[in-house]
Context: one part of a larger RNA
RNA sequence: CCCACAGCCGGACGAAAAGACCCCGUGAAGCUUUACUAUAGCUUGAUAUUGUGUUUUGGCAUGCUCUGUUCAGUAUAGGUGGGAGCCUUCGGGCGCCAGUGAGAUACCACCCUUAGUAUGUUAGAAUGCUAACCUAGCCCCGUUAUCCGGGGCGGGGACAGUAUCUGGCGGGUAGUUUGUCUGGGGCGGAUGCCUCCCAAAAGGUAACGGAGGCGUUUACAAAGGUUGGCUAUCCCGGGAUGGAAAUCCGGGAGAUAGUGUAAAGGCAUAAGCCAGCUUUACUGCGAGACUUACUAGUCGAGCAGUCGCGAAAGCGGAACUUAGUGAUCCGACCGUCCAAUAUAGGAUGGCGGAAGCUCAUCGGAUAAAAGUUACUCCGGGGAUAACAGGCUAGUCCUUUCCAAGAGUUCACAUCGACGAAAGGGUUCGGCACCUCGAUGUCGGCUCGUCGCAUCCUGGGGGUGGAGAAGCUCCCAAGGGUUUGGCUGUUCGCCAAUUAAAGCGGCACGCGAGCUGGGUUCAGACCGUCGUAAGACAGGUCGGUCUCCUAUCCGCUGUGGG
Numbered sequence: 001c002c003c004a005c006a007g008c009c010g011g012a013c014g015a016a017a018a019g020a021c022c023c024c025g026u027g028a029a030g031c032u033u034u035a036c037u038a039u040a041g042c043u044u045g046a047u048a049u050u051g052u053g054u055u056u057u058g059g060c061a062u063g064c065u066c067u068g069u070u071c072a073g074u075a076u077a078g079g080u081g082g083g084a085g086c087c088u089u090c091g092g093g094c095g096c097c098a099g100u101g102a103g104a105u106a107c108c109a110c111c112c113u114u115a116g117u118a119u120g121u122u123a124g125a126a127u128g129c130u131a132a133c134c135u136a137g138c139c140c141c142g143u144u145a146u147c148c149g150g151g152g153c154g155g156g157g158a159c160a161g162u163a164u165c166u167g168g169c170g171g172g173u174a175g176u177u178u179g180u181c182u183g184g185g186g187c188g189g190a191u192g193c194c195u196c197c198c199a200a201a202a203g204g205u206a207a208c209g210g211a212g213g214c215g216u217u218u219a220c221a222a223a224g225g226u227u228g229g230c231u232a233u234c235c236c237g238g239g240a241u242g243g244a245a246a247u248c249c250g251g252g253a254g255a256u257a258g259u260g261u262a263a264a265g266g267c268a269u270a271a272g273c274c275a276g277c278u279u280u281a282c283u284g285c286g287a288g289a290c291u292u293a294c295u296a297g298u299c300g301a302g303c304a305g306u307c308g309c310g311a312a313a314g315c316g317g318a319a320c321u322u323a324g325u326g327a328u329c330c331g332a333c334c335g336u337c338c339a340a341u342a343u344a345g346g347a348u349g350g351c352g353g354a355a356g357c358u359c360a361u362c363g364g365a366u367a368a369a370a371g372u373u374a375c376u377c378c379g380g381g382g383a384u385a386a387c388a389g390g391c392u393a394g395u396c397c398u399u400u401c402c403a404a405g406a407g408u409u410c411a412c413a414u415c416g417a418c419g420a421a422a423g424g425g426u427u428c429g430g431c432a433c434c435u436c437g438a439u440g441u442c443g444g445c446u447c448g449u450c451g452c453a454u455c456c457u458g459g460g461g462g463u464g465g466a467g468a469a470g471c472u473c474c475c476a477a478g479g480g481u482u483u484g485g486c487u488g489u490u491c492g493c494c495a496a497u498u499a500a501a502g503c504g505g506c507a508c509g510c511g512a513g514c515u516g517g518g519u520u521c522a523g524a525c526c527g528u529c530g531u532a533a534g535a536c537a538g539g540u541c542g543g544u545c546u547c548c549u550a551u552c553c554g555c556u557g558u559g560g561g
Base pairs, nucleotide, nucleotide: 001561002560003559004558005557006556007555008554010553011552012551014547015546022381023380024379025378027377028376029373030372031371032370035176036175037174038173039172041169042168043167045165046164047163048162049161051129052128053127054126055125056124057123058122059121060120061119062118063117064116065115068112075105078111079110080109081108082107085094086093087092133156134155135154137153138152139151140150141149142148179191180190181189188208192214193213194212195211196210197209215362216260217319218318224278225277226276227275228274229273230272233253234252235251236250237249238248258267259266261324263322264321265320282305283304284303285302288299289298290297294363307316308315309314330356333353334352335351336350338349339348388435389433390431391430392429394428396424397423398422399421400420401419405415406414442517443515444514445513447509448506449505450504451503452502455480456479457478458475459474460473461472462471463470482496483495484494485493486492523541524540525539526538527536528535529534
């Protein structure tokens, strides 16, 4: 070295189970509730089943009886029309006439107003009745029957019950919703528009990059149009009260001022400031461009009409410019010479116009929507977290340089600030590169092996080394490096020893070697949070560790060649 047998389990990211953790899906299900929408059930009212009286309160109609006061006028004149007579007991009375007054009375007719009464009708309330209806009260019968049916008596009674419609309550039940971005997810923040930087001198250009703003304002004493005119701001000097600063005079700098509102770009011919007159902050269009995936957005000479200002040429279709916003559907409003095989009107549509959304998750899923799951499930992902590895090295560990200072004196025996430069890859991190059709996770046990930045033992230099004991540095990894108490602990503290009780790597070495105390399923309790379901790097008790059978590599032993 080869072969065989007996063994051991370090590796084959060994086997098993399309990871249960985590994220994703406009996936599912269970549960909760002051999520949304329904609904069983409960309840309100109306109508029907549902009849008849009495009393009472309203409405309406009809009949009758009443009611009506300014002053003047014999006087309490409701109004209008007709009207010279009417009534009579035969005595006469009333009226006409006259008079007053805006209006004149008897008698006839119609009507207004106020109150009462009667009848009818209608609505409501209270109450009585019995015949609907009810009766798990008693009796009789079918009948041998605690059911049921029929009959009688009694009780209730137009209520109750039931049906339809209707308002309310309604996790009892059901169907659903509960966004996205995100250096994993959650929490936080953001989500549309404008300005600047980033942005690499056209345009455009990302990030949970750095800074700010907007969801408007101004209308007849504009902050719009036009015509005419004007120039801020700061500094210096002078000047009564008067001061740093009011107003006045002179000079200088030259846009620092101002522009409704953020920033940028503009602006003196002013776009800044003042005054006069005004409403073009118009109607119908629009050549041609910019921008742009689309939808949108922007500029616009010129033409027609009608106006404003100006002597005129001209200027004017809002504002120095860029934010100040919302598609479609839907219904409502204004207008309209529009629409239907008879026509007119109506109704309903069409067309033009303007309004109604923090539809702000702002290209807006619905008119209308929150949670929880450790009881969970499915489909996926190493597109994305937790372990380990990798890269990195802020943090960490070690070393070096400089040397202010401490060290009585003296930087460097020893210590070393402020700083600088390396190395390591044991900490906490960052990244998200293999692995989610699975790479088992802390600690202990067992078994080790390696590094040296050496704890002991060995050799040396310096010393603020007398000796001894130390301190510090250099060389050195051969060997060694304890036993207990507490805690799941690693760690740590304590006790007693020891020459010493080293620090690290090996998937924080080692679970197809063991354990399973901790963490990290299902049960349960407490505290806290939550309305609740439930939750908690809070605590507590409990909680199946598969391959008795190893194919290959590796290793051990034995035998043979």